[in-house]
Context: one part of a larger RNA
Order: sequence, then C1' cells, then structure tokens
RNA sequence: CGUUGGAGAAUUGAAAGGAUUCGUCCCUAGUACGAGAGGACCGGGAUGAACGCACCUCUGGUGUAUCUGUUGUCCUGCCAAGGGCAUCGCAGGUUAGCUACGUGCGGAUCGGAUAACCGCUGAAGGCAUCUAAGCGGGAAGCCGGCCUUGAGAUGAAUUCUCCCACCUCCUUGAGAGGGUAAGACCCCUAGUAGACCACUAGGUUGAUAGGCUGGAUCUGGAAGAGCGGUAACGCUCGUAGGAGACCAGUACUAAUGGGUCGAGGG
Repeated sequence: CGUUGGAGAAUUGAAAGGAUUCGUCCCUAGUACGAGAGGACCGGGAUGAACGCACCUCUGGUGUAUCUGUUGUCCUGCCAAGGGCAUCGCAGGUUAGCUACGUGCGGAUCGGAUAACCGCUGAAGGCAUCUAAGCGGGAAGCCGGCCUUGAGAUGAAUUCUCCCACCUCCUUGAGAGGGUAAGACCCCUAGUAGACCACUAGGUUGAUAGGCUGGAUCUGGAAGAGCGGUAACGCUCGUAGGAGACCAGUACUAAUGGGUCGAGGG
C1' cells in the first nucleotide's frame, strides 16, 4: 500500500516445510525344517544407539555487581576494622539465568492408490491363460494421517463483537479538506521478548520496575564485647553476619501531564 466504511478478536486451510532411521535380547520354540550341525516365518514383549524437539526437578558446567579464606603493596593518622590494585590477584563454595555430560518426549498405529510379484473369474483360441472386459492381495517407497507455518490464498476467505451517518469548499466526483467515534499510536515502567523494529506485561480504577519487608537459597559463624591462652589463636553472646538475578507482600520512588492519527461507506 492492497484486501472496497473504520476497528478489536477468533477461525477455516489453498499451499509450504519438518519428521520418516537402525540394532540387540526374551517369549512363541530349541518348535516348523533338517541325518546332523544348525535353526526360522508369522505374532507378542523388553531394552538401546544415533537423530530431533523441549526443559533445568535431579547430576554436572558456567555463574567478572554473591559469601568466605588468603599473599604482596598503597591508602583511610595509628591499633582494630575496611577500601584500591595485582588475570575476577589467587583459592574454596554458589542463587537466578544459560547449558549437557542431565531429564522428559518423538519416529508409531491406521486409511487410500500402487511397484515388482501373487491371485479370482475369463474369452479371443470348446482346452489353457492373473487380462483382453471385470475383481482382489501386495513395499521403509507414493497420497493422507502426525508436528509447524500459513488469507499478499491479489482467487486477498469466514465468524463474533464495537463505532456511527458530522462540518466546510468546489471543477458535483467512488471529489478535496476539517473536527470526531470505536480504536490505535507517540511517550513512559519493564521482560516471559529482543541486533533495531517487533512481541508481551503494565501505565495511579496501578504491583510494571526500583526501594523496603518477609521467605527461599547460598556462604559458613560478622563487627564489638566478655572469657581463656605468654602468644599464634580459641570459646560465648549467636544457624551469627552478609548476599545479584528467585517467590511473595507493600504505592515509598518512577510509569505525570499531554499530543497525534483514526469511518461517513457508487
């Protein structure tokens, strides 16, 4: 921009894409078969590999604004307690998130038309013949079925709901312009989203983010004081102190205020 008034939702499915894999073991059954050695079809069950999709409960990884320990040095006047720098200084843990080495699920069943092939009936050609007329069976393959996208499918579909018939001008037209409706956007707070845009959750009739409070979880016992020890240090107050993303609650802070667009339907 189109989809022939303008909007908000929900669908249909033309079409397109994805997937389509394979093994081992057990039962049937040491049966059929075979002199024996060996050893099934059909059918049923179990368990895997690789691949794919999703997820983070578990197991791990990472986790540079988290906790602790610690070396050197500088600083806060000194002690103590802290801060800076040294690969995040180094080291030991680790929430959320992201992940695989982790977990869950998938390939199927089924329907249709067939290939090779196997048949029924059956003439030409008194027989025979799967074929000439006719009718069946038959594959990981084909078309569906399963999953995803999908009406720009210009062949532009369908359903529901909402808004209504204003004003001006002229060259009187499916004309131009203006103010509005439903509604949308700008703008702002953000993330389940994300390169931007978009999308999604919200914008005071508000829990969207921050803060605060509580909880989860992590770290692992703070400072200070008292006591013990010559001291290094230890014990007690005390599951202490601290903490990024997690779960809630709470309007304290910020989403104020405002603006723009948007039908009149031959």